The part of an RNA shown here (large-subunit ribosomal RNA, domain VI) has 252 nucleotides and comes from a Candidatus Woesearchaeota archaeon. Its Rfam family is "Archaeal large subunit ribosomal RNA". Its mean pLDDT, the model's own confidence on a scale to 100, is 81.

Context: one part of a larger RNA
C1' cells in the first nucleotide's frame, strides 16, 4: 500500500522450508536355514555405542554477586577498610559442558519385479476384463513461517481503538515482546523465610614466655556476624501529571 463500509481480538491453512536422522556392535533368532564336510546367514525383537540435531540444568563439574583466611603496605593504634585489579578455601540464583532427557515407527498409492485367476489362442500366458504384493524416492502423520492464497478466507465482538509517557523483566545490540500503572505487589525499601560462609565486633575467663610490662593463641557469650540477582508479606518510596494519532461509514 492492497485486499470495495471500518476497526479489534482469535484462528484456518492453499503453499514454503527441515536431514532430523545417519551409522555400527552386542544378545537372542543360531551353531539354525543351508552344506557330504569344510564352514555359515537372514527377516524380527531387545540393547548399547558414535555422529548430528532439539531441549534442560535434578545430578557431576565449570564460572559465579557473596562469606571467610592470610601477605605486603598505608590510612597515628584498636576496630573498619584502601592498593597490589594480590594470593587461597568454600560458595546459592543464573549461564554453561564435559552432565542430564528426547531424537521412531506407522498409514497411503506406486516403481522394477513377484504373483493369483484368466480368455483371445479347448493348450500355455502376471493381463486383455479383475485380484494379490512391492523400495533409503513420492504424499500424510511430526516441527518452523505462512491471507499479498488477487479466488486476497474464516469466526467473535464493537464505539471506541492503539500508542506515547511513567515502573519494570521470564524480554532484550536498536525496534520488538511480555508485566504494570494506585480498582496497584510493577521496580526499590522494611520484615520473615530460606539459602552461603563459618562462630562477628566488644567483654569475661585461661595461656607457652617473661622481673614487668605484654602475650600468639584457646574458650564462652554464638548455628554468631555479614551477605543474598530468591521465595512470602507489607503500599513506606516510585508507577504522578499528561498527551498523541485514527475513527463514527454503509444499510434499515
Nucleotide at each position: 500500500u492492497g485486499u470495495u463500509c471500518a476497526g479489534u481480538g482469535u484462528c484456518u491453512g492453499a503453499g514454503a522450508g527441515g536431514a532430523a536422522g545417519g551409522a555400527a556392535g552386542c544378545u537372542a533368532u543360531a551353531g539354525u536355514a543351508c552344506g557330504a564336510g569344510a564352514g555359515g546367514a537372514a527377516c524380527u525383537a531387545g540393547u548399547u555405542u558414535u555422529c548430528g540435531a532439539g531441549g534442560c540444568c535434578u545430578c557431576u563439574g565449570g564460572u559465579g554477586a557473596u562469606u571467610g583466611g592470610u601477605u605486603a603496605u598505608c590510612u597515628g593504634g584498636c576496630a573498619a577498610g584502601g592498593u597490589a585489579g594480590g594470593c587461597c578455601a568454600a560458595g546459592c540464583a543464573g549461564c554453561u559442558a564435559a552432565g542430564c532427557c528426547u531424537u521412531a515407527g506407522a498409514u497411503c498409492a506406486u516403481a522394477a519385479c513377484u504373483c493369483c485367476u484368466g480368455a483371445a489362442a479347448g493348450c500355455a500366458u502376471c493381463u486383455a476384463a479383475g485380484g494379490a504384493g512391492g523400495a533409503a524416492a513420492g504424499a500424510u502423520u511430526c516441527c518452523u513461517c505462512a491471507a499479498a492464497a488477487a479466488g486476497a478466507g474464516a469466526c467473535a465482538c464493537u464505539a471506541g481503538a492503539a500508542g506515547u509517557g511513567c515502573u519494570c523483566a521470564c524480554a532484550a545490540a536498536a525496534g520488538a515482546u511480555g508485566a504494570g500503572u494506585u480498582u496497584a505487589a510493577u521496580a526499590g525499601g522494611a520484615c520473615u523465610g530460606u539459602g552461603g560462609u563459618g562462630u562477628a565486633a566488644g567483654u569475661a575467663u585461661c595461656a607457652a614466655g617473661g622481673u614487668a610490662a605484654c602475650g600468639a593463641g584457646a574458650u564462652a557469650u554464638u548455628c554468631a556476624g555479614c551477605c543474598a540477582g530468591c521465595a512470602g508479606u507489607u503500599a513506606c518510596u516510585a508507577a504522578c501529571a499528561a498527551c498523541u494519532u485514527c475513527g463514527a461509514a454503509a444499510u434499515g